The part of an RNA shown here (small-subunit ribosomal RNA, central domain) has 344 nucleotides and comes from an uncultured bacterium. RNAcentral holds the full RNA, with entries from ENA and SILVA. Rfam family: Bacterial small subunit ribosomal RNA. Its family is annotated with ribosome and structural constituent of ribosome in the Gene Ontology. Model confidence (mean pLDDT): 86 of 100.
Context: one part of a larger RNA
RNA sequence: UUGGGUUUAAAGGGAGCGUAGGCCGGAGAUUAAGCGUGUUGUGAAAUGUAGGAGCUCAACUUCUGCACUGCAGCGCGAACUGGUCUCCUUGAGUACGUAGGAAGUUGGCGGAAUUCGUGGUGUAGCGGUGAAAUGCUUAGAUAUCACGAAGAACUCCGAUUGCGAAGGCAGCUGACUGUAUCGUAACUGACGCUGAAGCUCGAAAGUGUGGGUAUCGAACAGGAUUAGAUACCCUGGUAGUCCACACGGUAAACGAUGGAUGCUCGCUGUUGGCCUUUAGGUCAGUGGCUUAGGGAAACCGUUAAGCAUCCCACCUGGGGAGUACGCCGGCAACGGUGAAACUC
Numbered sequence: 001u002u003g004g005g006u007u008u009a010a011a012g013g014g015a016g017c018g019u020a021g022g023c024c025g026g027a028g029a030u031u032a033a034g035c036g037u038g039u040u041g042u043g044a045a046a047u048g049u050a051g052g053a054g055c056u057c058a059a060c061u062u063c064u065g066c067a068c069u070g071c072a073g074c075g076c077g078a079a080c081u082g083g084u085c086u087c088c089u090u091g092a093g094u095a096c097g098u099a100g101g102a103a104g105u106u107g108g109c110g111g112a113a114u115u116c117g118u119g120g121u122g123u124a125g126c127g128g129u130g131a132a133a134u135g136c137u138u139a140g141a142u143a144u145c146a147c148g149a150a151g152a153a154c155u156c157c158g159a160u161u162g163c164g165a166a167g168g169c170a171g172c173u174g175a176c177u178g179u180a181u182c183g184u185a186a187c188u189g190a191c192g193c194u195g196a197a198g199c200u201c202g203a204a205a206g207u208g209u210g211g212g213u214a215u216c217g218a219a220c221a222g223g224a225u226u227a228g229a230u231a232c233c234c235u236g237g238u239a240g241u242c243c244a245c246a247c248g249g250u251a252a253a254c255g256a257u258g259g260a261u262g263c264u265c266g267c268u269g270u271u272g273g274c275c276u277u278u279a280g281g282u283c284a285g286u287g288g289c290u291u292a293g294g295g296a297a298a299c300c301g302u303u304a305a306g307c308a309u310c311c312c313a314c315c316u317g318g319g320g321a322g323u324a325c326g327c328c329g330g331c332a333a334c335g336g337u338g339a340a341a342c343u344c
Stems, first nucleotide, its partner, number of pairs: 003316004007298002012312001014201004021194003025088007033081002035077008048066007091191001092188003095184003100179001103177007110154001114150008125136002162169002206247006216240001220236004258311006266289010293300002317344003326337004
């Protein structure tokens, strides 16, 4: 390389948009590039091969034919692939209608809790633990009541619920933005699928500048535990956690399962729409169990890991190693790409 694979053994890119490329629905006509077929030219010699001949045989040599699977020209064919033209509607999209959602961005508002401040009541403890101590407290703490301030998060509802491409999204409400599904079958008429590059988004932690700082809390300090305890437990506590703008671009970014399309038994929940109306049917989503089938098994099973097609990504024994070097990106942290020697 071919092949075989990618839920868990090595292996699906974190996600989307999208360039080139690859692939692509039905009918008719045409073309003849691919394709098939005939023929002509050429395809040096040696080599190969078939037959003959010469060395006593053979190897070897030699003669004749063929082959040389290639290339080019000229005809013929038109099923398939491609090109061109015309048409179609089921793929795709648009329109209209009803209804949905914690989808996004940005304002306004709300109550509970926490901490702090002021004042009242009140007196000796509070707090914490396995047990303690550090800590707080007669300068009046803890507890309790009233008032005030600040920041962060939104109890119940709440659910294998819903929405979003993924990351993710939850108090109430306004504005703006995106959008799936369903129904009608009015319109366009293949406008499609995938997607190397490229662009955009991307939890938490981290970085820069400026704010904010109630809680929690890396680092750090103290108290315990212990043989020791740079920990687990306790008392404090800085960065951070929050906001704005910018950077970074990684996660067990998981369904450890790439996207699209078609086909293949059923039962039972649930969300949204439509039709019917005790009932049920149907479409789209979201769960459980299972037939065939698949699988090394666990299990998957119309939301496939079944049966097929198309496109992309990735794997090829363990360690060395996601390391070194180089290059690219970054303020840095680091990220991307990514070996070998050696060893088993």